Predicted 3D model of a 328-nucleotide part of an RNA (large-subunit ribosomal RNA, domain IV) from uncultured bacterium KM3-69-D9. The RNAcentral record of the full RNA draws on SILVA.
[in-house]
Context: one part of a larger RNA
RNA sequence: UGGCAUUGAAGGAACUCGGCAAAAUGCCCCCGUAACUUCGGGAGAAGGGGGCCCUGUUCCUGGGCAACCAGGGGCAGGGGGCACAGACCAGGGGGUGGCGACUGUUUACUAAAAACAUAGGUCUCUGCGAAGCUGUAAGGCGACGUAUAGGGACUGACGCCUGCCCGGUGCCGGAAGGUUAAGGGGAUGGGUGAGAGCUUUGAACCGAAGCCCCGGUAAACGGCGGCCGUAACUAUAACGGUCCUAAGGUAGCGAAAUUCCUUGUCGGGUAAGUUCCGACCCGCACGAAUGGCGUAACGACUUCCCCACUGUCUCCAAUGCCAACUCA
Numbered sequence: 001u002g003g004c005a006u007u008g009a010a011g012g013a014a015c016u017c018g019g020c021a022a023a024a025u026g027c028c029c030c031c032g033u034a035a036c037u038u039c040g041g042g043a044g045a046a047g048g049g050g051g052c053c054c055u056g057u058u059c060c061u062g063g064g065c066a067a068c069c070a071g072g073g074g075c076a077g078g079g080g081g082c083a084c085a086g087a088c089c090a091g092g093g094g095g096u097g098g099c100g101a102c103u104g105u106u107u108a109c110u111a112a113a114a115a116c117a118u119a120g121g122u123c124u125c126u127g128c129g130a131a132g133c134u135g136u137a138a139g140g141c142g143a144c145g146u147a148u149a150g151g152g153a154c155u156g157a158c159g160c161c162u163g164c165c166c167g168g169u170g171c172c173g174g175a176a177g178g179u180u181a182a183g184g185g186g187a188u189g190g191g192u193g194a195g196a197g198c199u200u201u202g203a204a205c206c207g208a209a210g211c212c213c214c215g216g217u218a219a220a221c222g223g224c225g226g227c228c229g230u231a232a233c234u235a236u237a238a239c240g241g242u243c244c245u246a247a248g249g250u251a252g253c254g255a256a257a258u259u260c261c262u263u264g265u266c267g268g269g270u271a272a273g274u275u276c277c278g279a280c281c282c283g284c285a286c287g288a289a290u291g292g293c294g295u296a297a298c299g300a301c302u303u304c305c306c307c308a309c310u311g312u313c314u315c316c317a318a319u320g321c322c323a324a325c326u327c328a
Base pairs, nucleotide, nucleotide: 001323002322003321004320005319006318007317008316010314011313014312019309027051028050029049030048031047036041038157052079053078054077055076056075057074058073059072060071061070062069063068080084092307093306094305095304097302098301099299100298104116105115120155121154122153123152124151125150126149132141133140134139158294159293160292161291163224164223165222168221169220170217171216172215173214174213177212178211179210183206184205189200190199191198192197225243226242227241228240229239252286253283264280265279266278267277268276
């Protein structure tokens, strides 16, 4: 000097990105226990009291013919110790937000999460030799199943809901019409030839799907405006005008895991708060199954606050053991 332990005056998070680490809590019995809630929970909530040994008494269970014995509980009295859940072992607690309903799953070896999955919801395909997948095929899975089934996609418990746009793209439907290949068709023309012929050119017309065209469809991919004016203080604009669009963002939420300006403004908490909570709305650039907003319970998730506790710190010190180092 380092490692692993132990202790510490006064203070008690002032440390730090952050209470990281450490400390504290810890068992059993009894009392007692809030908001909220899906009435199950929350809950070991929180908070408080007791615990050893002996004697007496009483109760329960088991054994014994009985006396009594063993284990356990209640009450009363007494005893020893610094200390009785005597060592070891052994929850810290509470409050407010965010996200995800939950238990689960994951980057074997830097990520365990708000990511994935999930019951539940919706759309869509599939009538059975099913669709789909696999294989050159035979065949196999689907399934010894049959639409309350199976495949695909999105969403993600539950509660309240899920607005407008079909112009573009996709998908579905459409006995017409337009376009359109091979093919059918052969008018006409050319080469050659004495001719018959051979050979070649190939116009009309008939020809699918597809595309065009006509409709439907957004829990399909997606999209959801601008400018100007106006009220008897001012400000603002319920109101009006105009341009454009397929339609101009409804409910709900909102400086948000989304807000650039921004430490927005106001309120709360602190002596002091770029974080946090509650509001406001000027949403640079929320928004409804790429789901919107809530939500009890749950979480080695994440933000903030409080109590308890502490060498995290003010500010370091000491001790033990093991190393390092010096000498032998």